RNAcentral holds the sequence, with entries from ENA. A computed fold for a 380-nucleotide RNA from Sphingomicrobium sp., annotated as Bacterial RNase P class A. Its Rfam family is "Bacterial RNase P class A". The family's RNA type in Rfam is ribozyme. The prediction has a mean pLDDT of 76. The gene name in the source record is rnpB.
């Protein structure tokens, strides 16, 4: 310098004019509107609403059990988490001096509590299997046929009841032995997951729990359209008082009549509930930054400084100018090539939009900067 992997930060700047939002100040009047001025006014994800909380109201005497849902190696962090950090183990990739080292990834408890399932193919899929092959006995028309042994080889499969080697055998087989793997208790190290060691056991116990299930732990519901307060006109409800009255009005059947049933107007004052509306909740937060200390880290402690959306169908925008990344075209110079430098012109900055707040996760994101690791090339 190039390529690859992993991670962190940032994600447009300056100025002018016009506009929008709430706030503060001043003024005007038609007293809730207008005008002027001032400072302020989206994000790393404001998104998805997936997980955990604060807050809120509802429910709830306590405890245990059951049901349902969630989580699941170990340790730590945190208000908490399914998040984060560190470690362990499995798988995988790269490098290697073959001892290991580094990166990625994992719903990573239990398959000896029980039940279920294991498609297709295949002889056989779980207390199995003899199709081909190997070997052996009998028979034979010499082509084979019938029977026994055999899981080393072939075949099928995601998976075939440990692997490699030597011995052994009629052929074979943990049948015997060595090493590896596996199981068991023991010892050592570690808080632990787990690792290492010697011993014992010829090997039993296939896989599957994002199948039921078992074990351990956790879990009331509701979301700011939660909730609280103030409260108009009109309509409707109730009470009191005045006036009025029914030989009446309305309804009970599509119309009429009779009979029967139910019901009642108006004015004034007062009371209570609800709707529109207004106020609040509402932004100071498990808050951000600097420095110092502790810790491998996540994070914690101390101290100083900062403080700047809070709308309510929803403001945060538009135009212009100046530089700057980036891209493209042209010209010149350099260069073996890829290309590099300079000049000029054009173009030009992604994803996206707070709605009670906070911690995470996930998803979207042009470009720029930085760090670590691996490999290659070059120079000294």
């Nucleotide at each position: 310098c190039c390529a690859g992997a992993g991670g962190g930060c940032u994600g447009g700047g300056c100025g002018g004019c016009c506009g929008c939002g709430g706030u503060g100040g001043a003024g005007a009047c038609u007293u809730g509107u207008c005008u002027c001025c001032a400072a302020c006014g989206a994000g790393g994800a404001a998104a998805g609403u997936c997980c955990g909380g604060g807050c809120u109201c509802c429910a709830u005497g306590g405890a245990a059990c059951c049901a349902c849902g969630g989580u699941g190696c170990c340790g730590g962090g945190u208000a908490a988490c399914g998040c984060c950090c560190g470690g362990c183990g499995g798988c995988u990739c790269g490098c290697u001096u073959c001892g290991g080292c580094g990166g990625g990834u994992c719903a990573g408890g239990g398959a000896c509590a029980g039940u279920g399932c294991c498609a297709c193919a295949g002889a056989a899929a779980g207390g199995a299997c003899a199709c081909c092959g190997c070997u052996u006995g009998g028979c034979u028309u010499c082509g084979g046929c019938c029977g026994g042994g055999u899981a080393a080889g072939g075949u099928c499969g995601a998976a075939a009841g440990g692997g490699u080697g030597c011995g052994g055998c009629a052929a074979g087989a943990g049948c015997g032995c060595a090493c590896c793997g596996c199981g068991g208790g023991c010892c050592u190290g570690g808080c632990a997951a787990c690792a290492g060691g010697a011993c014992c056991g010829g090997c039993a116990c296939g896989g599957u729990a994002a199948a039921c299930c078992c074990c351990a732990c956790c879990g009331g519901g509701u979301g700011c359209a939660a909730g609280a307060c103030c409260g108009a006109a009109u309509a409707g409800g109730g009470g009191c008082g005045g006036c009025a009255c029914a030989u009446g009005g309305g309804c009970c059947u599509g119309g009429u009549u009779c009979c029967g049933g139910c019901u009642c107007g108006u004015c004034g004052c007062c009371c209570g509930g609800g709707u529109u509306g207004g106020u609040u909740g509402c932004u100071g937060g498990a808050g951000g930054g600097g420095c110092g200390g502790g810790g491998c880290a996540a994070c914690c402690c101390g101290u100083c400084c900062c403080g700047u959306a809070g709308a309510g169908g929803a403001a945060u925008g538009g135009c212009c100018g100046c530089a700057c990344a980036g891209u493209c075209a042209c010209g010149c110079u350099c260069a073996u090539c890829c290309g590099a430098g300079c000049g000029c012109g054009a173009u030009g900055g992604a994803c996206a939009g707070a709605a009670c707040c906070c911690g995470g996760c996930u998803u979207a994101u042009a470009g720029g900067c930085c760090c670590u690791c691996u490999g290659g090339c070059g120079u000294u």